[in-house]
Molecule: THF (Tetrahydrofolate) riboswitch aptamer
RNA sequence: AGCAGAGUAGAAAUCUGUGCGUUAAGUGCCGUAUGAACGGGGAGUUGUCAUACGGACGAAAAGCUUGGCUGAUGGCAGGCUUGCGGUGCAGAGUUCGCAUCCCGCUGCU
Repeated sequence: AGCAGAGUAGAAAUCUGUGCGUUAAGUGCCGUAUGAACGGGGAGUUGUCAUACGGACGAAAAGCUUGGCUGAUGGCAGGCUUGCGGUGCAGAGUUCGCAUCCCGCUGCU
């Protein structure tokens, strides 16, 4: 000097556990503002994430039960079970993985 490679934060779906909602929050979509993170070092976006505010859209309940309420075989309330939700959190293994630039690291020549 040339060639090849490794490693982060994190992301995705799956499984397990445990919650929340089912009187619709949450998730997903759009806009604005603020902030944060982005291989070992430096820089860093029109990308990513978080928070706040605003906007458009939008879903599924069923069964059983009771020392409760009610005039009540009904209704209300509570409890349990099974569902449902592009649902939250935790754990597991799997897959993907520095936007990009410079330097460094490992191997080979």